[in-house]
RNA backbone atom coordinates (compact mmCIF):
# COMPACT_ATOMS: atom_id res chain seq x y z
C1' N A 1 0.00 0.00 0.00
C1' N A 2 -3.98 -3.46 -1.16
C1' N A 3 -7.43 -7.56 0.12
C1' N A 4 -10.15 -9.22 3.98
C1' N A 5 -11.87 -10.79 9.12
C1' N A 6 -14.20 -9.52 13.70
C1' N A 7 -16.14 -6.56 17.80
C1' N A 8 -18.22 -1.84 19.17
C1' N A 9 -20.45 3.45 18.47
C1' N A 10 -23.13 6.68 15.72
C1' N A 11 -28.20 7.80 13.41
C1' N A 12 -27.49 14.80 13.08
C1' N A 13 -26.22 19.50 16.10
C1' N A 14 -27.26 24.95 16.78
C1' N A 15 -30.32 29.12 17.16
C1' N A 16 -35.65 31.98 16.08
C1' N A 17 -41.34 31.78 15.50
C1' N A 18 -45.77 28.98 16.15
C1' N A 19 -48.37 24.35 17.81
C1' N A 20 -49.18 19.59 20.81
C1' N A 21 -49.01 16.53 25.29
C1' N A 22 -47.67 14.15 31.15
C1' N A 23 -46.19 17.11 35.58
C1' N A 24 -45.55 21.07 39.32
C1' N A 25 -46.90 26.09 40.84
C1' N A 26 -49.74 30.46 40.30
C1' N A 27 -53.81 33.09 38.74
C1' N A 28 -58.51 31.43 38.27
C1' N A 29 -62.06 28.06 34.70
C1' N A 30 -59.45 30.28 30.28
C1' N A 31 -54.77 31.07 30.50
C1' N A 32 -49.11 31.93 32.26
C1' N A 33 -44.78 30.03 33.83
C1' N A 34 -41.07 25.98 34.56
C1' N A 35 -40.04 21.43 33.42
C1' N A 36 -40.44 16.29 30.38
C1' N A 37 -41.34 14.35 25.77
C1' N A 38 -39.68 7.65 20.74
C1' N A 39 -36.44 3.84 19.10
C1' N A 40 -31.67 0.98 17.88
C1' N A 41 -34.84 -1.71 15.94
C1' N A 42 -40.23 1.24 19.40
C1' N A 43 -40.86 -3.57 14.13
C1' N A 44 -42.02 -9.00 13.57
C1' N A 45 -45.29 -11.09 17.56
C1' N A 46 -40.81 -15.82 17.17
C1' N A 47 -39.18 -17.85 21.74
C1' N A 48 -38.46 -16.92 27.49
C1' N A 49 -40.02 -14.34 31.61
C1' N A 50 -42.42 -11.22 35.50
C1' N A 51 -47.65 -9.78 36.30
C1' N A 52 -53.48 -10.66 36.70
C1' N A 53 -57.53 -13.62 36.32
C1' N A 54 -59.54 -19.27 35.86
C1' N A 55 -58.11 -24.38 36.48
C1' N A 56 -55.29 -27.76 39.87
C1' N A 57 -54.53 -33.90 45.59
C1' N A 58 -50.93 -37.36 43.42
C1' N A 59 -49.76 -40.33 39.12
C1' N A 60 -49.63 -41.85 34.06
C1' N A 61 -51.87 -41.44 28.93
C1' N A 62 -52.28 -38.23 24.62
C1' N A 63 -50.20 -33.86 22.38
C1' N A 64 -46.13 -30.42 21.42
C1' N A 65 -40.74 -28.38 22.33
C1' N A 66 -35.80 -29.00 23.11
C1' N A 67 -31.53 -32.53 21.60
C1' N A 68 -22.60 -32.66 21.49
C1' N A 69 -20.51 -31.57 26.65
C1' N A 70 -19.47 -27.88 30.76
C1' N A 71 -21.71 -23.18 32.66
C1' N A 72 -24.62 -17.74 32.77
C1' N A 73 -29.24 -16.58 34.07
C1' N A 74 -35.55 -15.04 36.84
C1' N A 75 -36.17 -18.20 32.65
C1' N A 76 -35.02 -19.64 27.52
C1' N A 77 -35.06 -22.64 21.56
C1' N A 78 -30.45 -17.30 24.20
C1' N A 79 -25.61 -16.37 25.55
C1' N A 80 -20.66 -17.51 27.08
C1' N A 81 -16.09 -21.12 27.03
C1' N A 82 -15.19 -25.59 25.19
C1' N A 83 -15.86 -30.93 22.02
C1' N A 84 -16.54 -32.75 17.15
C1' N A 85 -17.77 -32.15 11.83
C1' N A 86 -17.27 -29.19 7.34
C1' N A 87 -15.10 -24.64 4.88
C1' N A 88 -11.58 -20.64 4.16
C1' N A 89 -3.57 -19.87 2.94
C1' N A 90 -5.09 -17.04 6.90
C1' N A 91 -7.75 -13.55 10.79
C1' N A 92 -12.13 -16.82 11.11
C1' N A 93 -16.98 -18.40 9.79
C1' N A 94 -20.90 -22.20 9.01
C1' N A 95 -23.09 -27.02 11.86
C1' N A 96 -31.82 -29.38 14.24
C1' N A 97 -24.84 -31.77 16.37
C1' N A 98 -28.69 -37.95 21.19
C1' N A 99 -30.20 -43.24 19.06
C1' N A 100 -29.83 -47.03 12.26
C1' N A 101 -26.29 -54.00 17.34
C1' N A 102 -35.16 -52.62 19.73
C1' N A 103 -38.63 -52.47 15.16
C1' N A 104 -41.46 -50.94 10.98
C1' N A 105 -40.78 -48.00 6.16
C1' N A 106 -38.37 -45.45 2.01
C1' N A 107 -34.74 -45.64 -2.17
C1' N A 108 -36.43 -42.39 -8.92
C1' N A 109 -32.90 -42.99 -13.39
C1' N A 110 -29.04 -46.39 -14.79
C1' N A 111 -26.33 -50.92 -13.60
C1' N A 112 -25.86 -57.87 -13.75
C1' N A 113 -27.21 -56.82 -8.84
C1' N A 114 -28.89 -51.41 -3.91
C1' N A 115 -29.73 -54.78 1.73
C1' N A 116 -31.14 -61.65 2.28
C1' N A 117 -26.54 -58.18 -2.32
C1' N A 118 -25.37 -59.63 -6.97
C1' N A 119 -22.45 -62.22 -11.92
C1' N A 120 -23.52 -58.16 -17.74
C1' N A 121 -19.01 -58.14 -20.42
C1' N A 122 -13.91 -59.95 -18.40
C1' N A 123 -10.68 -63.71 -16.31
C1' N A 124 -10.02 -69.38 -14.44
C1' N A 125 -10.70 -74.81 -16.07
C1' N A 126 -7.48 -76.86 -10.37
C1' N A 127 -11.94 -81.00 -9.22
C1' N A 128 -16.16 -83.92 -11.34
C1' N A 129 -18.80 -85.37 -15.81
C1' N A 130 -19.27 -85.93 -21.37
C1' N A 131 -17.47 -86.30 -26.57
C1' N A 132 -13.18 -86.01 -29.86
C1' N A 133 -8.04 -86.84 -31.35
C1' N A 134 -2.94 -88.55 -29.64
C1' N A 135 0.26 -91.47 -26.64
C1' N A 136 1.56 -95.82 -22.90
C1' N A 137 0.79 -100.13 -21.41
C1' N A 138 -0.58 -105.58 -17.48
C1' N A 139 -5.02 -104.30 -23.78
C1' N A 140 -9.45 -102.10 -20.15
C1' N A 141 -16.20 -99.85 -17.71
C1' N A 142 -7.44 -98.47 -17.78
C1' N A 143 -4.03 -94.18 -17.60
C1' N A 144 -2.01 -89.84 -19.01
C1' N A 145 -2.15 -85.44 -22.23
C1' N A 146 -4.38 -82.17 -25.56
C1' N A 147 -8.60 -79.61 -27.41
C1' N A 148 -14.21 -78.79 -27.40
C1' N A 149 -18.70 -77.95 -24.51
C1' N A 150 -21.37 -78.74 -19.39
C1' N A 151 -20.98 -78.86 -14.59
C1' N A 152 -19.01 -74.53 -11.71
C1' N A 153 -15.13 -70.96 -9.69
C1' N A 154 -14.03 -65.56 -9.36
C1' N A 155 -15.15 -60.30 -7.35
C1' N A 156 -8.92 -58.71 -9.34
C1' N A 157 -10.05 -55.28 -14.12
C1' N A 158 -13.95 -52.67 -16.99
C1' N A 159 -19.33 -50.57 -17.43
C1' N A 160 -23.72 -48.27 -14.20
C1' N A 161 -24.59 -45.36 -9.96
C1' N A 162 -24.75 -40.77 -4.58
C1' N A 163 -23.56 -44.89 -2.78
C1' N A 164 -21.25 -51.72 -5.18
C1' N A 165 -19.89 -54.59 1.50
C1' N A 166 -12.15 -51.06 4.11
C1' N A 167 -7.15 -48.86 0.88
C1' N A 168 -1.85 -50.09 -0.66
C1' N A 169 1.98 -53.11 -1.71
C1' N A 170 4.03 -58.16 -0.96
C1' N A 171 3.30 -62.98 -0.93
C1' N A 172 -0.62 -66.63 -3.05
C1' N A 173 -3.42 -68.94 -6.40
C1' N A 174 -6.07 -72.26 -12.31
C1' N A 175 -7.92 -68.00 -12.19
C1' N A 176 -9.09 -64.49 -7.88
C1' N A 177 -9.97 -63.08 -2.90
C1' N A 178 -8.12 -60.28 4.27
C1' N A 179 -6.68 -66.45 1.72
C1' N A 180 -2.01 -64.95 4.51
C1' N A 181 1.21 -61.36 5.98
C1' N A 182 3.37 -55.43 6.23
C1' N A 183 1.15 -50.51 6.61
C1' N A 184 -2.43 -47.30 6.77
C1' N A 185 -7.86 -47.35 8.00
C1' N A 186 -11.56 -49.44 11.02
C1' N A 187 -13.87 -51.54 15.61
C1' N A 188 -13.99 -53.36 21.18
C1' N A 189 -11.76 -53.30 25.92
C1' N A 190 -7.64 -51.16 28.69
C1' N A 191 -4.54 -47.37 30.38
C1' N A 192 -3.44 -42.07 29.75
C1' N A 193 -5.16 -36.67 30.35
C1' N A 194 -9.88 -33.88 31.01
C1' N A 195 -15.28 -32.02 35.71
C1' N A 196 -17.75 -33.91 30.89
C1' N A 197 -18.46 -33.79 25.49
C1' N A 198 -13.61 -36.16 24.11
C1' N A 199 -8.57 -36.89 22.86
C1' N A 200 -3.89 -40.02 22.38
C1' N A 201 2.31 -40.79 16.87
C1' N A 202 0.33 -45.70 24.37
C1' N A 203 -0.84 -51.26 24.72
C1' N A 204 -3.94 -55.32 24.06
C1' N A 205 -7.93 -58.12 21.07
C1' N A 206 -10.76 -58.66 16.48
C1' N A 207 -9.49 -59.85 9.28
C1' N A 208 -13.11 -56.42 8.64
C1' N A 209 -20.04 -58.85 4.98
C1' N A 210 -18.47 -57.05 11.97
C1' N A 211 -21.80 -51.83 11.90
C1' N A 212 -24.44 -49.58 4.06
C1' N A 213 -27.59 -45.06 3.93
C1' N A 214 -32.10 -42.60 5.74
C1' N A 215 -35.20 -40.70 12.52
C1' N A 216 -36.57 -31.71 9.69
C1' N A 217 -40.02 -41.02 8.16
C1' N A 218 -42.80 -43.81 11.81
C1' N A 219 -40.37 -44.92 16.18
C1' N A 220 -36.63 -45.08 20.17
C1' N A 221 -34.46 -42.86 24.46
C1' N A 222 -33.30 -38.29 27.91
C1' N A 223 -35.56 -33.36 29.55
C1' N A 224 -39.50 -29.31 29.93
C1' N A 225 -44.92 -27.72 28.96
C1' N A 226 -52.18 -26.77 32.91
C1' N A 227 -54.79 -22.27 30.15
C1' N A 228 -56.00 -17.37 28.79
C1' N A 229 -53.63 -12.54 28.37
C1' N A 230 -53.68 -5.00 30.07
C1' N A 231 -59.78 -5.31 25.61
C1' N A 232 -55.59 -9.22 31.95
C1' N A 233 -57.95 -7.68 36.61
C1' N A 234 -59.62 -4.03 40.21
C1' N A 235 -62.68 -0.03 42.00
C1' N A 236 -66.66 4.23 41.27
C1' N A 237 -71.14 4.57 39.01
C1' N A 238 -75.24 8.18 35.49
C1' N A 239 -80.26 7.84 33.66
C1' N A 240 -87.69 9.59 31.59
C1' N A 241 -83.74 2.24 31.90
C1' N A 242 -84.42 -2.39 34.23
C1' N A 243 -84.78 -5.84 39.47
C1' N A 244 -85.59 -7.00 44.91
C1' N A 245 -87.63 -5.20 50.13
C1' N A 246 -90.31 -2.62 53.64
C1' N A 247 -93.82 1.65 54.89
C1' N A 248 -97.73 4.75 52.83
C1' N A 249 -102.05 6.32 50.01
C1' N A 250 -106.41 3.09 50.38
C1' N A 251 -113.59 3.53 51.31
C1' N A 252 -107.53 6.34 46.14
C1' N A 253 -107.16 6.62 40.22
C1' N A 254 -107.63 3.75 35.62
C1' N A 255 -110.20 -0.64 32.16
C1' N A 256 -113.97 -4.53 31.59
C1' N A 257 -119.35 0.67 26.79
C1' N A 258 -124.01 2.62 32.75
C1' N A 259 -124.82 0.58 38.07
C1' N A 260 -122.99 -3.25 41.63
C1' N A 261 -119.49 -7.54 42.67
C1' N A 262 -115.17 -9.59 40.71
C1' N A 263 -110.66 -9.41 37.67
C1' N A 264 -106.49 -6.96 36.00
C1' N A 265 -103.18 -2.68 35.75
C1' N A 266 -101.58 2.11 38.68
C1' N A 267 -98.39 5.78 42.46
C1' N A 268 -95.18 7.68 46.84
C1' N A 269 -91.05 7.56 50.11
C1' N A 270 -86.88 4.95 51.91
C1' N A 271 -83.45 0.88 51.54
C1' N A 272 -80.43 -3.20 49.23
C1' N A 273 -77.53 -5.11 46.03
C1' N A 274 -76.28 -6.30 39.93
C1' N A 275 -75.04 -3.25 36.03
C1' N A 276 -74.76 -0.37 30.67
C1' N A 277 -72.68 4.70 29.22
C1' N A 278 -69.03 6.76 31.32
C1' N A 279 -64.88 7.37 34.91
C1' N A 280 -60.55 5.91 37.90
C1' N A 281 -56.84 2.45 38.49
C1' N A 282 -53.88 -1.51 36.55
C1' N A 283 -48.80 2.20 34.14
C1' N A 284 -44.40 2.90 34.51
C1' N A 285 -38.90 2.67 40.20
C1' N A 286 -37.36 -1.51 36.55
C1' N A 287 -34.33 -8.80 36.92
C1' N A 288 -33.57 0.02 35.76
C1' N A 289 -29.61 3.75 34.08
C1' N A 290 -24.79 5.49 34.52
C1' N A 291 -20.32 4.91 36.73
C1' N A 292 -15.90 2.94 40.40
C1' N A 293 -14.18 -1.26 42.32
C1' N A 294 -13.47 -6.87 43.38
C1' N A 295 -14.10 -11.93 41.14
C1' N A 296 -14.30 -15.29 37.00
C1' N A 297 -11.05 -16.47 30.28
C1' N A 298 -15.91 -15.37 29.14
C1' N A 299 -21.23 -15.06 29.33
C1' N A 300 -21.87 -12.98 34.14
C1' N A 301 -21.74 -11.91 39.61
C1' N A 302 -21.26 -9.01 44.04
C1' N A 303 -20.51 -4.49 46.52
C1' N A 304 -20.49 1.44 46.42
C1' N A 305 -21.79 5.27 44.77
C1' N A 306 -24.93 8.60 42.41
C1' N A 307 -29.90 9.31 38.81
C1' N A 308 -35.29 9.11 37.90
C1' N A 309 -35.20 9.54 32.20
C1' N A 310 -42.62 9.06 27.57
C1' N A 311 -46.87 7.59 29.62
C1' N A 312 -51.38 9.08 25.51
C1' N A 313 -56.66 6.63 25.58
C1' N A 314 -59.39 9.37 18.63
C1' N A 315 -54.99 8.65 21.01
C1' N A 316 -49.17 14.52 22.22
C1' N A 317 -43.70 14.04 20.37
C1' N A 318 -44.58 18.17 15.22
C1' N A 319 -44.44 22.55 11.70
C1' N A 320 -41.58 26.47 9.24
C1' N A 321 -37.04 29.09 8.16
C1' N A 322 -31.88 30.64 9.01
C1' N A 323 -26.39 28.38 9.44
C1' N A 324 -23.38 24.00 9.55
C1' N A 325 -20.41 19.64 5.12
C1' N A 326 -26.60 18.83 -0.26
C1' N A 327 -28.60 16.47 6.66
C1' N A 328 -29.92 12.05 4.27
C1' N A 329 -31.44 5.34 5.84
C1' N A 330 -35.03 1.68 8.04
C1' N A 331 -38.79 3.82 10.28
C1' N A 332 -43.66 6.05 15.42
C1' N A 333 -44.11 3.55 22.23
C1' N A 334 -49.55 1.55 24.27
C1' N A 335 -48.96 -3.66 30.27
C1' N A 336 -43.47 -4.29 31.12
C1' N A 337 -38.68 -7.20 30.86
C1' N A 338 -35.08 -10.74 28.73
C1' N A 339 -33.43 -12.61 23.94
C1' N A 340 -33.98 -14.25 18.46
C1' N A 341 -35.17 -12.37 13.52
C1' N A 342 -36.00 -8.80 10.01
C1' N A 343 -34.81 -3.55 7.62
C1' N A 344 -31.14 0.32 7.77
C1' N A 345 -28.49 6.33 3.74
C1' N A 346 -23.78 7.91 5.49
C1' N A 347 -19.89 7.97 9.05
C1' N A 348 -16.66 6.76 13.49
C1' N A 349 -13.12 4.17 16.87
C1' N A 350 -10.17 -0.70 18.11
C1' N A 351 -7.78 -5.27 17.30
C1' N A 352 -6.66 -9.07 13.87
C1' N A 353 -5.42 -12.13 9.16
C1' N A 354 -3.25 -12.41 4.10
C1' N A 355 -0.11 -10.54 -0.16
C1' N A 356 3.36 -7.50 -2.14
C1' N A 357 7.36 -3.27 -1.72
C1' N A 358 11.02 -0.09 0.94
C1' N A 359 13.76 0.34 5.59
RNA sequence: UGAGCUCGCUGGGCAGUCGCUGUUCCCUUGGGAAUGGAGGAAAGUCCGGGCUCCACAGGGCAGAGUGCCAGGUAACGCCUGGGCGGCGCGAGCCGACGGAAAGUGCAGCAGAAAGUAGACCGCCUAAGCUAUGGCUCCUGUAGCCAUAGCCGGUAAGGGUGAAACGGUGCGGUAAGAGCGCACCGCGUGACUGGCAACAGUUCACGGCGAUGGUAAACCCCACUCGGAGCAAGACCAAAUAGGGGUCCUAUGGUGCGGCCCGCACUGGACCCGGGUAGGUUGCUUGAGGUUCGCGGUGACGCGGAUCCCAGAUGAAUGACUGCUUUAGACAGAACCCGGCUUAUAGGCGAGCUCAAUCU
This is a predicted structure of a 359-nucleotide RNA (Bacterial RNase P class A) from Hydrocarboniclastica marina. The gene name in the source record is rnpB. Rfam family: Bacterial RNase P class A. The family's RNA type in Rfam is ribozyme. Rfam's curators write: Ribonuclease P (RNase P) is a ubiquitous endoribonuclease, found in archaea, bacteria and eukarya as well as chloroplasts and mitochondria.